[in-house]
């Protein structure tokens, strides 16, 4: 100097906060369920928890099939629930190494572009020379693996980090997804109760019955009385709402041993349970040791600050970013 791994202050007391769990008293609410004192128990931030860039899980959108359209990948093999990740080789490019990096499919499908030089950047065409014929000697018509510009000069040119073609793959939204329990008050369905005297119209087995007007009593309001008002009143049921609970953390899981692969991986055992909050808890103080800095001492030592970046918010896998100090391995 290059690559690769890990650690991310430590033990031990005391107090504090957070959910959780076992007991014991009590208390809230219609219920669903929720709370509070006491005691005991274990148990509580990361390697990035971050940016929210990619893939998944889970959940809803009646199905998530087919076309359009869009978007993303792009050697070749493999690894994974999957990825644009990762692993292995090839290739091309930097480096003296050691290692890096790659937007590494196709330009015989059509389109576009090709700066600067240069006559001519794909349409052809002749600046210069040079050779052959012709010729009114100025030139002109053929050729040339010549000459000169240029990343490239007529040849199956370059370019797709141009449009496009070719493979292959993606459907949205996202835990405020969503899911269960469930009050009053208003609709919603069912069911049952009432709707008189009286008038009119049908029909009668002459007892009454069906339909319309009509508006006393009941009812609207715990009882009475007066007014007022006219169609209600009772159960049931079933959607939503206030509430309340789940979703939520046991999982592509951690750890240690064996075995399999050059390896990413992956299979077998055996142990372990390691935060789930809703203004969101993970602090602080002492002891002693560790490292760093300053400062005093000839020195052993002492004293006095410091120990980065940052912090869960449904959960993985990954990529980038941020990081004081430190260790380990291979070149």
């Nucleotide at each position: 100097g290059g690559c690769g791994g890990c650690c991310g202050g430590a033990u031990g007391g005391c107090c504090g906060c957070g959910g959780g769990u076992u007991c014991g008293c009590c208390g809230g609410g219609a219920g669903a369920c929720c709370g509070g004192c006491g005691a005991g128990c274990a148990c509580g931030a990361g390697g990035a928890a971050a940016g929210u860039c990619c893939g998944a899980g889970c959940u809803c959108c009646a199905c998530a099939g087919c076309g359009c359209g869009g978007g993303g990948u792009a050697g070749c093999g493999g690894g994974u629930a999957a990825c644009g990740c990762c692993c292995g080789c090839c290739c091309g490019c930097c480096g003296c190494g050691a290692g890096g990096c790659g937007a590494g499919g196709a330009c015989c499908a059509g389109u576009g572009c090709c700066a600067c030089a240069g006559a001519g950047a794909c349409g052809a065409g002749u600046c210069c020379g040079u050779c052959g014929c012709c010729c009114u000697c100025g030139g002109g018509c053929g050729g040339c693996g010549g000459g000169g510009u240029g990343a490239a000069a007529c040849g199956c040119g370059g370019c797709a980090a141009a449009c496009u073609c070719u493979a292959c793959u993606c459907g949205g939204a996202g835990c405020a997804a969503g899911g269960c329990c469930a009050a009053g008050u208003a609709g919603g369905a069912g069911g049952g109760c009432g709707c008189a005297a009286c008038c009119c119209c049908g029909g009668u087995u002459c007892g009454c019955c069906g339909g319309g007007g009509g508006g006393a009593g009941a009812g609207g309001u715990g009882c009475g009385c007066u007014g007022c008002c006219c169609a209600g009143c009772c159960c049931u049921c079933g959607g939503g709402u206030c509430g309340g609970c789940c979703g939520c953390u046991g999982g592509a899981g951690a750890u240690g041993c064996c075995g399999g692969g050059c390896g990413a991986c992956c299979g077998g055992c055996a142990u372990c349970c390691g935060a789930g909050a809703u203004g969101g808890a993970u602090g602080g103080c002492c002891a002693u040791c560790a490292c760093c800095g300053c400062g005093a001492g000839c020195g052993a030592u002492c004293g006095c600050g410091g120990u980065a970046c940052a912090g869960a918010a449904c959960u993985c896998g990954g990529c980038u970013u941020a990081c004081a100090g430190g260790c380990c391995g291979c070149u």

The RNA shown here (Bacterial RNase P class A) has 331 nucleotides and comes from a soil metagenome. The RNAcentral record of the sequence draws on MGnify.